A computed fold for a 528-nucleotide part of an RNA from Prasinoderma singulare, annotated as small-subunit ribosomal RNA, 5' domain.
Model confidence (mean pLDDT): 87 of 100.
The source organism's lineage runs through Eukaryota, Prasinodermophyta, Prasinodermophyceae, Prasinodermales and Prasinoderma.
[in-house]
Context: one part of a larger RNA
RNA sequence: GAUUGAACGCUGGCGGCAGGCUUAACACAUGCAAGUCGAGCGGUAACAGGGGGAGCUUGCUCCCCGCUGACGAGCGGCGGACGGGUGAGUAAUGCCUAGGAAUCUGCCUGGUAGUGGGGGAUAACGUUCGGAAACGGACGCUAAUACCGCAUACGUCCUACGGGAGAAAGCAGGGGACCUUCGGGCCUUGCGCUAUCAGAUGAGCCUAGGUCGGAUUAGCUAGUUGGUGGGGUAAGAGCCUACCAAGGCGACGAUCCGUAGCUGGUCUGAGAGGAUGAUCAGCCACACUGGGACUGAGACACGGCCCAGACUCCUACGGGAGGCAGCAGUGGGGAAUAUUGGACAAUGGGGGCAACCCUGAUCCAGCCAUGCCGCGUGUGUGAAGAAGGCUUUCGGGUUGUAAAGCACUUUCAGUGAGGAGGAAAACCUUACGACUAAUACUCGUGAGGCUUGACGUUACUCACAGAAGAAGCACCGGCUAACUCCGUGCCAGCAGCCGCGGUAAUACGGAGGGUGCAAGCGUUAAUC
Numbered sequence: 001g002a003u004u005g006a007a008c009g010c011u012g013g014c015g016g017c018a019g020g021c022u023u024a025a026c027a028c029a030u031g032c033a034a035g036u037c038g039a040g041c042g043g044u045a046a047c048a049g050g051g052g053g054a055g056c057u058u059g060c061u062c063c064c065c066g067c068u069g070a071c072g073a074g075c076g077g078c079g080g081a082c083g084g085g086u087g088a089g090u091a092a093u094g095c096c097u098a099g100g101a102a103u104c105u106g107c108c109u110g111g112u113a114g115u116g117g118g119g120g121a122u123a124a125c126g127u128u129c130g131g132a133a134a135c136g137g138a139c140g141c142u143a144a145u146a147c148c149g150c151a152u153a154c155g156u157c158c159u160a161c162g163g164g165a166g167a168a169a170g171c172a173g174g175g176g177a178c179c180u181u182c183g184g185g186c187c188u189u190g191c192g193c194u195a196u197c198a199g200a201u202g203a204g205c206c207u208a209g210g211u212c213g214g215a216u217u218a219g220c221u222a223g224u225u226g227g228u229g230g231g232g233u234a235a236g237a238g239c240c241u242a243c244c245a246a247g248g249c250g251a252c253g254a255u256c257c258g259u260a261g262c263u264g265g266u267c268u269g270a271g272a273g274g275a276u277g278a279u280c281a282g283c284c285a286c287a288c289u290g291g292g293a294c295u296g297a298g299a300c301a302c303g304g305c306c307c308a309g310a311c312u313c314c315u316a317c318g319g320g321a322g323g324c325a326g327c328a329g330u331g332g333g334g335a336a337u338a339u340u341g342g343a344c345a346a347u348g349g350g351g352g353c354a355a356c357c358c359u360g361a362u363c364c365a366g367c368c369a370u371g372c373c374g375c376g377u378g379u380g381u382g383a384a385g386a387a388g389g390c391u392u393u394c395g396g397g398u399u400g401u402a403a404a405g406c407a408c409u410u411u412c413a414g415u416g417a418g419g420a421g422g423a424a425a426a427c428c429u430u431a432c433g434a435c436u437a438a439u440a441c442u443c444g445u446g447a448g449g450c451u452u453g454a455c456g457u458u459a460c461u462c463a464c465a466g467a468a469g470a471a472g473c474a475c476c477g478g479c480u481a482a483c484u485c486c487g488u489g490c491c492a493g494c495a496g497c498c499g500c501g502g503u504a505a506u507a508c509g510g511a512g513g514g515u516g517c518a519a520g521c522g523u524u525a526a527u528c
Stems, first nucleotide, its partner, number of pairs: 001528004006524005013375006019368002021333001026331003030328003035078003040075002043071002047069003050065007085286003094211007103203002108199008116150001118148002125140006156165003170191006178185002212258003219249003224246008261283004265276004288309005311322004339365001341364003347361001348359004378408004388399004412469001414464005422455001427449008472517005477498003483512005493500002
C1' cells in the first nucleotide's frame, strides 16, 4: 500500500447492488418448512345444493335420501432419496485431473409385441373388550389400478441345446349402426398397465498422478498378501467363508501423532509465489450419540422404522412422547452477526387429465454505514477586508469572500397527482389441420375475448414550497502533508519506530490556525 463475513470508539442525509453466528455439530418454548390424486376403491364424518317428510312462529328448525358439487378418516398410487441446512468427522472408503470395465437406472424419449379369463382376502365400517394415555385385541361385513393363480409369449431369462421359466389393470370423454338384464356391451380417443430393445439422465465400482505439519513417530500388517473351492452383490474384488502358500507395505517416509471437508475460486503480488476456501457453483460427509436393517428404481433415509445411551416432557407409576446442523424465534457462549414478516405474481419442484392444491425452495419486504458504487448537504456575487476569536515586535497579522447583504437554483428528502415493465400462460369462443365410422371427444397451429402482481404509496414522469431538512473524524517532532499561544513541570501524560515531558514542550492537555480523508474517519485483529 492492498484486502476483510470483521469488531470497537466518535459521528451519521439519501439511494442502488451485495453481505450478515467465523464462537457452543450447545440446549430448544411456539408457529410454519411435503404433500397430492374422487379420472384407482369402498364410501359419506363435515360443508353446500337438490328431492322427500315432520313441526309450526310462513320462513325458520329438525329428520331422511350419496342424487349432485365436494370430501374427514381409510385402502391404493406417485412423491416424502429432490429441494433446504451444517462442516462434526474424514489426510483418503474424500476431492481434482486423466482414463477404464464387470453394472443398475422410477419418471422422460424412440421402437416392437400385448393388455384374455378367474380366485381368495383385508382396512374403512358394525358389535364388543382392554388401557390414564399412546394405542391395542376378538368376532362379523365389503371394494379396488391392493394381492394371488390360470391362459398366452414377438422379443426376454435359464439350459446339459433335448428343453424349460416368466406378464398385465383398468379409468375417463364421445358416439352411428347392432345387441341389451337399460347398468352396459361394442367402436373410438386420451391417460394408464405388462414384456422387451435402444437412448437420455442419474448413480455404483476400479486404476494412475496430485492433495498440510511432525523422524523428539522406524518399523507396520493374520483376512494381513496371493491362490483354489464355495457364498454374496445390480456389478469386479478377501467383499465374506473353508483350505493352501508366506506373503504385502516402508527413508521416493510405511505406521503413529497433530491439524483439516476438497475444488472452481478469493485476497495479495510485476510475476514466480504466499495466504485462504464466507457469499455463488460442483463433489463429499453428517442429521441428539452409537448400531441396524425394512420399503423402494434410488436410502441404510434431517422433519421414516427398530434397538441401546444421554437429556427433556406427560403419567392414573403399569407405561408413553420428543429430536431446529430447515425458516423465523428463545436461552446460553461471544468482541460480534437480522423479522416468531408478505406472496405463490414470476422461476423451479411434487401430485393431478385438468382446474387446482402444496412449496420458510424461490421471489420480495423488514433490520444493520458490514462492504462497494452513486448523489447531496447549495450556486454566483459580495472588502466597510464588519463584529467576535486567536496572535502580536501593538504598527499589524490571521480566521477571510469566509459570514452578513444581494441575485439565483431546487438534485435528494417532503407533499400531491399520473404511471410502465416483470404476464406469458391457463380458461371461453372460433378457423384450419391431425385422429376417427364420425360434422363427437381429444390434440396441434392461428385469430378474438375475458382475466391473473406479493413487491407496491414500484421504477419513472409532472406539479408545489422554501436554502429550506443534511459533516464529521483523525492528524500536525522525524519517517509523513500540516505551527503558534496558554497550562503542566521526568508530574500528569504520549508512543508504530526513533523517542518526547526535570519552567519558554511545534511530541503531554486545551485553544486558534492548518493538513488529510469524507457519510464516514480512526483504532484493533488478520493476510499478502